Bacterial RNase P class A from a soil metagenome, 331 nucleotides, folded computationally. The model forms 89% of the base pairs in the Rfam consensus. The coordinates come from a structure-prediction model, not an experiment, and the mean pLDDT is 77. It matches the Rfam family "Bacterial RNase P class A". Rfam classes the family as a ribozyme. RNAcentral holds the sequence, with entries from MGnify.

[in-house]
RNA sequence: AGUGAGUCGGGCGAUCGCUUCCGCAAGGAAGAGGAAAGUCCGGGCUCCACAGGGCAGGGUGGCCGUUAACGGCGGCGCGGAGCGAUCCGCGGAAAGUGGCACAGAAAAUACACCGCUCGAAAGAGCAAGGGUGAAAUGGCGGGGUAAGAGCCCACCGGCGCGCGAGCAAUCGCGCGCGCAUGCCAAACCCCACCCGGAGCAAGACCAAAUAGGAGGGUGAGUGGCCCGCUCACGACCCCUCGGGUAUGGUCGCUCGAGCCUGCGAGCAAUCGCAGGCCUAGAGGAAUGAUCGCCGCCCGCAAGGGCACAGAACCCGGCUUAUAGACUCACU
Numbered sequence: 001a002g003u004g005a006g007u008c009g010g011g012c013g014a015u016c017g018c019u020u021c022c023g024c025a026a027g028g029a030a031g032a033g034g035a036a037a038g039u040c041c042g043g044g045c046u047c048c049a050c051a052g053g054g055c056a057g058g059g060u061g062g063c064c065g066u067u068a069a070c071g072g073c074g075g076c077g078c079g080g081a082g083c084g085a086u087c088c089g090c091g092g093a094a095a096g097u098g099g100c101a102c103a104g105a106a107a108a109u110a111c112a113c114c115g116c117u118c119g120a121a122a123g124a125g126c127a128a129g130g131g132u133g134a135a136a137u138g139g140c141g142g143g144g145u146a147a148g149a150g151c152c153c154a155c156c157g158g159c160g161c162g163c164g165a166g167c168a169a170u171c172g173c174g175c176g177c178g179c180a181u182g183c184c185a186a187a188c189c190c191c192a193c194c195c196g197g198a199g200c201a202a203g204a205c206c207a208a209a210u211a212g213g214a215g216g217g218u219g220a221g222u223g224g225c226c227c228g229c230u231c232a233c234g235a236c237c238c239c240u241c242g243g244g245u246a247u248g249g250u251c252g253c254u255c256g257a258g259c260c261u262g263c264g265a266g267c268a269a270u271c272g273c274a275g276g277c278c279u280a281g282a283g284g285a286a287u288g289a290u291c292g293c294c295g296c297c298c299g300c301a302a303g304g305g306c307a308c309a310g311a312a313c314c315c316g317g318c319u320u321a322u323a324g325a326c327u328c329a330c331u
Stems, first nucleotide, its partner, number of pairs: 001331008010294007018031005033308001037319002040317005045199004057195005062076005077090005091190002096188002098184003113130002115126004138156002141153003157179001158177008203251005213241005221233004258277008295306004
């Protein structure tokens, strides 16, 4: 001068408040974050739906792991950038359809502006060089030729086949083919794999009130019948079920894929074992204010300020915001 990981995020004390819990009381205990954010992915949980399979739709996209799961993470592979630490990218463009501004002769069933060669010319041959562009039909050198051209040759690249290494992506070696296939899939599309929907105002329970429904019980009574212990209907009462309501209350609610320390397995992500710990749970929503001392910043001073931000069922990620301070590894 850089590169990559990671930590902290003003400290201590007093007083007065707020939320929850403990306590008969006095009083005591706990009380925002690394992102609580965006709600972009993934899961738990709850209700609804669901035989299987398919279509539609959405997502993912090198390979192998890891995990509850992922679009996360780790390792590896290939390509690109960088002197380097390191960073970035990743299925298929020889299935089909489509697109490729400007410039340029031509942007892909090819084509020829300048130019080169032959020729008197007409015309014919050509693509080496020039020029355009983000991109121009393998590259470079030699041979060859009228000039040229994989036309021929060596090397590189490409494609195909075989053998070997690897779980695989892929790599190495050998042989063959003068070379066929411009770029774009965050264009449609193809291939492989994955995906049911809605969300804590999910949802469950208790109590009350009001209107009325269904089923059951009991059964005053009415009718059929000659009668009846039979058949039909059935008031009142009781029980059960079910519907509505932002009624009140309780649960869901925070002990969990939890945190810390140590040891072990593994390159790592991660996993296992042992010990220890309990760390908001409210709900129109608490987590605040003042003072003192210290730290840092601004200011001559008086004095002012303390980054980004703030829980709302919970967890794993990603992304974004973040004053300042610090640690480690590497170039």